[in-house]
């Protein structure tokens, strides 16, 4: 730093995963220590107990008990000391507003961050004045006496203070008038006066003179009081900035905005009130919902952000909900008060008590968070004058892997690489130096000893020396000794023995991503972050060995930040990938030409305050053994505020300017608007004439018209919409859009001159206004077309294409509606950046004029450089470079839908979601495949022809069916007379019965035999022969010659299963011309080029061209047959000329010819003419036995069908193993209602039947072919000559030919079926052979629909030979000769196929994709009549507590007078505004449910819309 998923594969868009970090975690699995951290995130849900605020006797009155000790004693007690001025408890003081907890509320001056208060306040603390004089009345405790269940309270008497209350004294205090000087921010502030009023207090402690009995006064010290000033900390207020979402929240406000007046506070202030004005606030989002404590920080990030606000450290808010005052310096007060409410708990039912969000702690709710623990030893805090007191704040221990650091679970040496365990290719390979084994240490635990720091400047006491004093008392400061205080905890830490002992999991191991193998398992069972794995050989499920990470932890899950530049300020983007508003005007708003001067908001520099501490970062250091962690310094710290300068840009003011924009003046060109009027062709209707049967419509028809005269025609005539030619990627117009002609108003452009204003420009959220076609309204109007509908085709249907009608609309005139693929899929200005060429208006040069040309502005169009760009592509009309300003977009469906809210007469529009689902959806390009797209060639592919097939009967293979079995495999083409070149046994794999288990076959080992030498016996083989038995076997008996044989087990065997594990072989596309590499080159790639063009071939054949050049596998040559010939060779073939002959190539002999089988040779478009591009080639010719591949075999490129074969063979896994193996006997594959493929044989006279005549080639032949000859009517037989073959035999060739019958019929066609005699060959012909003979003599008269072959020595037709075999089902297969045609216009169609282009939404590749509707069925949402909850506004009623106001006949100590049941003041109690909670109506928003209703997703069948001209082009 990136990586996996979209495809066939590519680039690029885009989303969805995944690697890291982190946590107040949890949840699985596992668990040795220790240090430092951390822990109720959910119910701000209820609490049991305990504790978590008191102190002060040196403010004050009062004052125990028990206990010891002594006295007395009537021995029950009682007194007195001490306990002790002690406990409780009262009345004062100060504290209780800190210290602790939580985040409910709060979108606020509530927090941050800077300022302001000249508009405040402030106990305790610090400094500096002044001063504490003299009176008085009470009230609690207490004591008596009541009420109450309690909680508690009533009366009446006593009584003290630092409680309480007047007077006195008083200014630098407060108030009122007021003067000077001085700041300065409006009122004002300071600092000096001046005058008049008014306003304080308390004592306690020590010690000590004098007088003394004690008191009391005095003096002095301390602590207090009391009034002023300051300070210091500390609060109240106010202000500028900052601080989530949400317009589907757009209007809100009545104390509201402002003034005077008066209240009221500590203080401003509508903070309260009366009047009197109507204002305030909002698009820079008022209001309103929603969520939310904020912040300094923490996570992460490269930063810029983004997401948090747990611990800590500030702020603020609350304390069971909601209210309200008191007391204070400070509170509207968590562990105070009052009232209402709710909920607990006591009760004597009459009435009372309470608040864990302070430590533990419990219960509930949760996935889930600790000890009812020690101490006040330090830290702080409160009270005290101090000892001290109190102190769940703290400090510390306990739990909890919940985190972070840090240690350890041993080292070192040891190969017979042990034993086991895994795995094998059986040889081995791995755990693995790993273990035993042998040496060594001892962390840390366990046990035993020792043992800190945390504490002292503290406190007590001395003793010195200051201070203060009249004092050497007292009190105090400083030093010095001495003493004394530890919860933690016998903890940290240090020694000592023992002894490798006590201590290792958790995860993965297809990719991503570091790590592989057996077994099971068989889309099952499971895994999964993502692709994705599992259907019998799973590195992906499970378990095992192995191996990889990470380690006291390791996984998962969740949650956030990253990657993600995937909201983009740094740092996207909008032609086609998601995205420019349909288009113009236009306020606000943003932005803005040249120049001059001013000014300093913006901008830039210094300087300076602040940016709390921690914490994070960088530098240096320190303390725990290190580290984490603590602890001291410095630096930094991007906001905020002052202040001082800078003056280019920007802003702003003031001036100036013409280049932008705009006005004049003179021209032009236009379907530019909008209104009136005219024209004329066409259709149509009418009306009238000719005129006679069809018209009109398709693919083909048919509704329809039409003898009541149509269609055609021809005249008048009507009426209505649109306007042929011109007409042009030609004009205009902001766009939608505009087209006959003539007026009439009237918008906007260009060009040309440069007279005039002087930045008046762009853009443009809101908003206005225009906006095809259809649609709505009201009136008109209607000639053609023509949704709806109606009829007639088409079709398996056809609610469609197609044809006849045909209403609304289309026209007008007024209103609406406001969408379109409203497209350039491209917003709008401005400036710049090569060029060519058409075309429209203008102007200009040039020329005597036109025309031709040249410059030049303004449109419109094409091709093109650079340049972008994913690519296509675009390029002065930019999609290029830049600038400004709008819109808009952030995966694909849901869905442009719900719901709300505006618009609309209505359709309906505008605006605009979620929940769920999916890993993709989508651009562009590239190779194929494909097209009921084009173009070009080929094929017996069609046509041109022959002749089958399908109909008949047979034969044979198949399906089906049937059987005990009918053994098994092939199954479009490319299975079906195929495997099968031969099924009665046998083969045979199949059934049924009986047999037999190391086994019919194979290897091994032991035993027997043998081994030296003698004897013997048993079995076995084998020939001959009994018994049982269907055989196999079993069991007997004689020869014979040799030899084997038993046993156990380890394996044999298996035509059993996967041809989709496989090998070899084959089939096929296709004997089709294709398939491809290496180098260059092109493209960001995948790829292209070559291989494409032009021409030519059978052919990617060959030639030209060419960013290509070469090159392989294929084509063709090479091979074999065949045609001609040469030469050699001459037997078993031959026989020309010669001889001889039994007349027979038989003999002699010949080597000519036939032929044989061996080597050559011949053909190569060479040659000659034409065409062709001077070429390849093609076409005619000679010549030749053969002519353009002479014909015919072999020969099969990359590949595609998971094509066929496991049943030729071979071979992995699985299975079977007294049977799925092996043997025997009989059965069966040979069945039959049918249905298909393949063929024989016919249906006849181009024949049939008799007779006689003639020509072949390939082949075969000893277990064999067999001749002459004889026997049979005949298969055949008897017999055997010849041949191991050019020698001899199969071996007759047949169709032909010659003659003769038959005479067109189920026939002298046809020959199936049957019967009956036979023959052959076999161990055996019934099931089930072949063949003959004589009788039988079925069907069939040339084949529907629809199919095959085949272009020449071919089709047709003849007949002959092999193979297998004992015989045969052969009519089959393979072969060989005979006799021997017709046609081919030509490529429109049909099949296949090759090339090249094109369109694709296909890629398993059209037998592809894929779309709705209905029916099921699942699962989430949205809608709802309703119903219940909830918070919230608006009004109304009630009205507690309490402040304040008013009232106060009632009571009433201080003070005051005339002393009175006077006054003052006060206070019960009344009452009036406000006012919580309730209640009572009526809206807003939010959630539950919920009849029915709706569309989406997801699954099997029918349709056939798109995707190809998708078969009616497709979309809006």
């Nucleotide at each position: 730093a990136g990586a996996g998923u979209u495809u066939g594969a590519u680039c690029a868009u885009g989303g969805c995963u995944c690697a890291g970090a982190a946590c107040g975690a949890a949840c699985g699995c596992u668990g040795g220590c220790g240090g430092c951290g951390u822990g109720g995130a959910u119910a701000a849900g209820g609490c049991a107990u305990g504790c978590a605020a008191g102190u002060c006797g040196a403010g004050c009155g009062a004052g125990a008990a028990a206990g010891c000790a002594u006295u007395c004693u009537u021995c029950g007690g009682a007194g007195u000391g001490u306990u002790a001025g002690u406990a409780a408890a009262g009345c004062g003081g100060c504290a209780a507003a800190c210290g602790g907890g939580u985040g409910a509320g709060u979108a606020a001056c509530a927090c941050g961050u800077g300022u302001g208060u000249a508009a405040c306040c402030u106990g305790c603390c610090g400094u500096c004045g002044a001063g504490u004089g003299g009176g008085g009345g009470a009230c609690a405790a207490c004591a008596c006496c009541g009420g109450g269940a309690a909680a508690c309270u009533g009366g009446u008497g006593c009584u003290a203070a630092u409680a309480c209350c007047g007077c006195a004294u008083a200014a630098u205090g407060u108030u009122a008038u007021u003067g000077u000087g001085u700041c300065a921010c409006c009122u004002g502030g300071c600092a000096c006066g001046a005058u008049a009023a008014c306003c304080a207090a308390a004592g306690g402690g020590g010690g000590g003179c004098u007088c003394u009995u004690c008191u009391a006064u005095c003096c002095u010290c301390c602590c207090g009081c009391u009034u002023g000033a300051u300070g210091a900390g500390g609060g109240g207020c106010a202000c500028g900035c900052g601080u989530u979402u949400g317009a589907u929240u757009a209007g809100c406000u009545a104390g509201a905005u402002g003034g005077u007046g008066g209240g009221g506070u500590a203080a401003c202030g509508g903070c309260c009130u009366a009047c009197c004005a109507u204002g305030g606030c909002g698009a820079u989002g008022a209001u309103c919902a929603a969520u939310a404590g904020c912040c300094g920080g923490u996570c992460u990030g490269a930063g810029a952000g983004g997401a948090u606000g747990g611990c800590u450290g500030g702020c603020c808010a609350c304390a069971c909900u909601g209210g309200g005052a008191u007391u204070g310096a400070g509170a509207u007060a968590c562990g105070g008060c009052c009232c209402a409410g709710a909920c607990u708990c006591c009760u004597a039912c009459g009435g009372g008590a309470g608040g864990c969000a302070g430590c533990a702690g419990u219960c509930u709710a949760g996935a889930a968070g600790c000890u009812u623990c020690g101490a006040c030893a330090a830290u702080g805090g409160a009270c005290g004058a101090a000892a001290g007191u109190c102190u769940g704040a703290u400090c510390g221990a306990g739990c909890g892997a919940c985190g972070c650091c840090g240690c350890g679970u041993g080292c070192a040496g040891g190969a017979c690489g042990a034993a086991g365990g895994u795995u094998u290719u059986c040889g081995g390979a791995u755990c693995g130096u790993a273990a035993a084994c042998u040496g060594c240490u001892u962390u840390c635990g366990a046990c035993a000893g020792g043992g800190a720091a945390a504490a002292a400047u503290g406190g007590u006491a001395u003793a010195u020396a200051g201070g203060c004093u009249a004092a050497u008392a007292c009190c105090u400061u400083a030093u010095a000794u001495a003493u004394u205080u530890g919860a933690u905890g016998g903890u940290a830490c240090c020694u000592g023995g023992a002894g490798a002992a006590g201590a290792a999991g958790c995860c993965c191991u297809g990719g991503c991503u570091a790590a592989c193998u057996c077994c099971g398992u068989g889309c099952c069972a499971g895994c999964a972050g993502c692709c994705g794995c599992g259907g019998u050989a799973a590195u992906a499920c499970g378990g095992a060995g192995a191996g990889g990470g990470c380690a006291a932890g390791c996984g998962u899950u969740g949650u956030u930040c990253g990657g993600a530049u995937u909201u983009a300020u740094u740092g996207g983007g909008c032609g086609u990938a998601a995205a420019g508003c349909g288009a113009g005007c236009g306020c606000a708003g943003g932005u803005g030409g040249u120049u001059u001067a001013a000014u300093a908001a913006g901008u830039c520099g210094g300087a300076u305050g602040u940016u709390a501490a921690a914490g994070a970062c960088c530098c240096a250091c320190g303390g725990c053994u290190c580290a984490a962690c603590c602890g001291g310094g410095g630096g930094a710290a991007u906001g905020c505020g002052u202040u001082c300068g800078a003056a280019a840009c920007u802003g702003u003011u003031a001036g100036a300017c013409u280049a932008g924009a705009g006005u004049g003046c003179g021209g032009a060109a236009g379907a530019g608007g909008u209104u009136a009027g005219u024209g004329g062709a066409a259709u149509u209707c009418a009306u009238g004439g000719u005129g006679u049967a069809g018209c009109g419509g398709u693919g083909a028809a048919a509704u329809g018209c039409g003898u009541a005269g149509a269609u055609a025609u021809c005249a008048u005539g009507a009426g209505g919409a649109a306007c042929a030619c011109c007409u042009g990627u030609g004009g205009c117009g902001a766009a939608g859009g505009c087209g006959g002609c003539u007026a009439a108003c009237u918008g906007g452009u260009c060009c040309g001159c440069u007279a005039c204003u002087g930045a008046c420009a762009c853009u443009g959220a809101g908003g206005c206004u225009c906006g095809a076609a259809a649609g709505c309204g009201u009136g008109g109007g209607g000639a053609g077309c023509g949704a709806a509908c109606g009829g007639g085709a088409u079709u398996a249907g056809a609610u469609a294409c197609c044809c006849c009608g045909g209403u609304a609309g289309u026209c007008c005139a007024c209103g609406c509606c406001g969408u379109a693929a409203a497209c350039g899929u491209u917003g709008g200005a401005u400036a710049c950046u090569a060029g060519g060429u058409g075309u429209a208006g203008g102007g200009g040069g040039a020329u005597c004029u036109a025309c031709c040309c040249c410059c030049u502005c303004u449109g419109u169009g094409c091709c093109g450089c650079a340049g972008c760009u994913a690519a296509c592509g675009c390029a002065u009309u930019a999609a290029g470079u830049a600038u400004c300003c709008c819109g808009c977009c952030u995966g694909g469906g849901g869905a442009g839908u719900a719901c709300g809210a505006c618009c609309g007469c209505a359709a309906g529009g505008u605006u605009g979601a979620a929940a769920c689902u999916c890993a993709a959806a989508g651009g562009a390009a590239u190779u194929g495949a494909c097209g009921g797209g084009g173009g070009c060639c080929c094929g017996c592919a069609c046509a041109a022809g022959c002749g089958g097939u399908g109909g008949a009967g047979c034969a044979u293979g198949c399906g089906g069916a049937u059987u005990a079995a009918u053994u098994c495999g092939a199954u479009g083409c490319a299975a079906c007379g195929c495997g099968a070149a031969g099924a009665a046994c046998c083969u045979u794999a199949c059934c049924a019965a009986g047999a037999c288990u190391u086994g019919a076959c194979a290897u091994c080992a032991c035993c027997g035999c043998a081994a030296g030498g003698a004897a013997c016996u048993a079995u076995g083989c084998u020939c001959c022969u009994g018994u049982a038995g269907a055989a196999a076997u079993a069991u007997g008996g004689g020869g014979g010659a040799u030899u084997a044989g038993g046993u156990a087990g380890a394996c044999a065997g298996g035509u059993g299963u996967u041809g989709c594990a496989u090998g070899g072989c084959u089939g096929u596309c296709g004997u089709c011309a294709g398939c491809u590499c290496g180098u260059g080159u092109c493209g960001u790639g995948a790829g292209a080029u070559g291989u494409u063009g032009g021409g030519u071939u059978a052919a990617g054949u060959c030639c030209c061209g060419c960013a290509a050049c070469g090159a392989g596998c294929g084509c063709a040559a090479c091979c074999c047959c065949u045609a001609u010939u040469a030469c050699u060779a001459g037997u078993u073939a031959c026989c020309a000329g010669c001889g001889g002959u039994u007349c027979g190539g038989c003999c002699g002999g010949g080597g000519a010819c036939u032929c044989u089988a061996g080597u050559g040779a011949a053909a190569c478009u060479g040659c000659c003419g034409g065409u062709g591009u001077c070429a390849a080639a093609c076409c005619g010719g000679a010549g030749g036995a053969a002519g353009g591949u002479g014909g015919g075999g072999a020969u099969g490129a990359c590949g595609u069908c998971a094509a066929g074969u496991c049943a030729u063979c071979a071979u992995g896994g699985c299975c079977c193993u007294u049977a799925u193996g092996u043997c025997u006997u009989g059965g069966g594959c040979u069945u039959c209602a049918c249905g298909c493929g393949u063929g024989c044989u016919a249906c006849a006279a181009u024949g049939g039947c008799a007779a006689g005549u003639a020509c072949a080639a390939c082949g075969g032949g000893c277990u064999g072919c067999a001749a002459u000859a004889c026997c049979g009517c005949g298969a055949g037989g008897u017999g055997g000559a010849g041949c191991u073959a050019a020698u001899c035999c199969c071996u007759a060739a047949a169709a032909a030919c010659u003659u003769g019958c038959c005479c067109c019929a189920g026939u002298u066609c046809g020959g199936a079926u049957u019967g009956c005699a036979g023959g052959c060959u076999g161990c055996a012909a019934c099931u089930c052979g072949c063949c003959u003979g004589c009788a039988u003599g079925a069907a069939g008269u040339u084949g529907g629909a629809a199919u095959c072959g085949c272009u020449a020595g071919u089709a047709a037709u003849c007949g002959c030979g092999u193979a297998u075999c004992a015989g045969c089902u052969a009519c089959g297969a393979c072969g060989c000769g005979g006799u021997g045609a017709a046609u081919u216009c030509g490529u429109u169609c049909c099949c296949g196929g090759g090339c090249c282009u094109u369109g694709u939404a296909c890629a398993c590749a059209c037998c592809g994709c894929c779309c709705g509707u209905c029916a099921c069925a699942u699962g989430a949402c949205c809608c709802g009549a309703g119903u219940u909850g909830g918070u919230u506004g608006c009004u109304c009623c009630c009205g507690a507590a309490g402040u304040c106001g008013c009232u106060g006949u009632c009571c009433u100590a201080a003070c005051c007078c005339u002393c009175g049941u006077g006054g003052a003041g006060g206070g019960a109690g009344g009452u009036g505004c406000c006012g919580a909670a309730g209640g009572a109506g009526u809206g807003g928003c939010c959630g539950g449910u919920a009849a029915g209703g709706g569309g989406g997703a997801u699954g099997a069948a029918g349709u056939g819309a798109a995707c190809a001209a998708g078969g009616u082009a497709a979309c809006c």